[in-house]
Bacterial RNase P class A from Candidatus Kapaibacterium sp., 483 nucleotides, folded computationally. Its mean pLDDT, the model's own confidence on a scale to 100, is 75. Rfam family: Bacterial RNase P class A. Rfam describes the family as follows. Ribonuclease P (RNase P) is a ubiquitous endoribonuclease, found in archaea, bacteria and eukarya as well as chloroplasts and mitochondria. It is annotated as a ribozyme.
RNA sequence: CAGGGAAAACGGGUAGUCGCGCGAAAUAUUUGACAUUUAUUUGUAGAAUAUGACGUGAGGAAAGUCCGAACUCCAUAGAACAAUGCGCUUCGUAACGCGAAGGCGGCGAGUGAAAGGUAUUAUUUUUAUGAUAUUGCUUACGAGCCGACGGAAAGUGCAACAGAAAGCAGACCGCCAGAGGUUCGGCAGCAAUGUUGUGCCUUUGGUAAGGGUGAAACGGUAGGGUAAGAGCCUACCAGCGGCGUUAGCAAUAGUGCCGGCUUGGUAAACCCCGCAUGGAGCAAAGCUAAGUAAGAAUGAUAUUUCGGUGAUAAAGCCGGAGCCGGGCUGUUCGUUCGGUUAAAACAGGUUUUUAAUUUGUUUUUACUCAUUCGGGUAAGCUGCUUGAGCCUCGUGGUGACGCGUGGCCUAGAUAAAUGACUACCUCCGCAGUGUUUUUGGGCACGGCGAAGACAGAAUUCGGCUUAUAGUUUUCUCUGCAAG
Numbered sequence: 001c002a003g004g005g006a007a008a009a010c011g012g013g014u015a016g017u018c019g020c021g022c023g024a025a026a027u028a029u030u031u032g033a034c035a036u037u038u039a040u041u042u043g044u045a046g047a048a049u050a051u052g053a054c055g056u057g058a059g060g061a062a063a064g065u066c067c068g069a070a071c072u073c074c075a076u077a078g079a080a081c082a083a084u085g086c087g088c089u090u091c092g093u094a095a096c097g098c099g100a101a102g103g104c105g106g107c108g109a110g111u112g113a114a115a116g117g118u119a120u121u122a123u124u125u126u127u128a129u130g131a132u133a134u135u136g137c138u139u140a141c142g143a144g145c146c147g148a149c150g151g152a153a154a155g156u157g158c159a160a161c162a163g164a165a166a167g168c169a170g171a172c173c174g175c176c177a178g179a180g181g182u183u184c185g186g187c188a189g190c191a192a193u194g195u196u197g198u199g200c201c202u203u204u205g206g207u208a209a210g211g212g213u214g215a216a217a218c219g220g221u222a223g224g225g226u227a228a229g230a231g232c233c234u235a236c237c238a239g240c241g242g243c244g245u246u247a248g249c250a251a252u253a254g255u256g257c258c259g260g261c262u263u264g265g266u267a268a269a270c271c272c273c274g275c276a277u278g279g280a281g282c283a284a285a286g287c288u289a290a291g292u293a294a295g296a297a298u299g300a301u302a303u304u305u306c307g308g309u310g311a312u313a314a315a316g317c318c319g320g321a322g323c324c325g326g327g328c329u330g331u332u333c334g335u336u337c338g339g340u341u342a343a344a345a346c347a348g349g350u351u352u353u354u355a356a357u358u359u360g361u362u363u364u365u366a367c368u369c370a371u372u373c374g375g376g377u378a379a380g381c382u383g384c385u386u387g388a389g390c391c392u393c394g395u396g397g398u399g400a401c402g403c404g405u406g407g408c409c410u411a412g413a414u415a416a417a418u419g420a421c422u423a424c425c426u427c428c429g430c431a432g433u434g435u436u437u438u439u440g441g442g443c444a445c446g447g448c449g450a451a452g453a454c455a456g457a458a459u460u461c462g463g464c465u466u467a468u469a470g471u472u473u474u475c476u477c478u479g480c481a482a483g
Base pairs, nucleotide, nucleotide: 001479002478003477004476005475006474007473008472009471010470012425013424014423015422016421017420018419020057021056022055023054026051027050028049029048030047031046033044034043035042059454063465064464066463067462068461069460070459071281072280073279074278078333079332080331081330083277084276085275086274087273088102089101090100091099092098103149104147105146106145107144110141111140112139113138116135117134118133119132120131121130122129123128150272151271155270156269157266158265172211173210174207175206176205177204178203179202180201181200182199184197185196186195187194188193219237220236221235222234223233224232238262239261240259241258242257243256244255245254246253247252285382286381287380288379295373296372297371298370299369300368304321305320306319307318308317309316322340323339324338325337326336327335328334342364343363344362345361346360347359348358349357350356351355389408390407391406393404394403395402396401427452428449429448430447432445433444434443435442436441
């Protein structure tokens, strides 16, 4: 100087004038309460109005509403199933699907080796051996970056074309053997014919080593063996399994022995395994004031039984079971709250017979629930900003982060405040002049524009994701040059 990577900060400053929101010491006036005093005499805590020194006022993402919580309510707690989410290990955290460190896998600016090739050149062994340059199958290292990272040997499913065959498959070309036929040749034979070798054809059987297709073909290389072949056998290697051992908290990495066991992909496909999980949300929720019609209609609905008390009865009261309805919770179990009342008509039965009692049916009704229609209110206050808060220093830790000391208080609006103007400075953009230069750029001068990217809190916090002009700083890796 060039290229690669990681992280952090700012994203205007100064002065003046005017204008907003919240808070606010203090002052003045008025006013009710309490205590006190002869007495509105004095004091205490308030309220209203006016002035208000002074303090403070949008973000790194305030965005998305994707995760996790704090907080509030659903009156209370649990089990099983379903559903959803997460998924290497350890640690951090209030918690998380987040963060840190590590493991495994992939990418990676570049750097080295390197089968083979090309060019030039030297020698002379003439197309051979060297050298230089360049390229390069393959491979090692590499600052950093990414990972939707449990299980495919539990099961099911899915995968175009080519290919014989793509999950436990398969024979297209081939190789080998048997049987049959046949051309040619040899031998024997007078001939018919027999026998043998090679080639070709048909057929039966064996084979998966060689070749082909494909991204991938059911371990690789070499040898033995075989009719030809094959882990069929052997040696070495790879994978897998079993038993150890070393390092590590662990995930894992190495290493020894045994075993011929040799089995592609895909789970953000179903599935299996492990862990976790109530719901709704500040428009939560609470208070005050005001107001309306315990509004109407339709439908559902249990009305039972046991015990105690009461005088051994009745009414009433208490408790349990059953039934109905609501809530917790998507379903079930479970749990909990409320109700389980009264009357009329008809028919039948019984008795002490113009009366009482009992059974059934129908209707109405109380509590509760569901649906529809209709009416009132939508005003004010709280929640509302002191926080799992921020900063400095020390300390433990590789780190995320923890612990301790000291200091600070930094929006709280409610149609929604934090702004406008002027001057100067600075960054930036546009074009120009001069100078310098490794021609990329740097420096100086004046001119024009003028803070110019993404973009505005609304209960709060920890993360993730997305958008982002420009300026500055730090650390680190590689290459070149100089010292």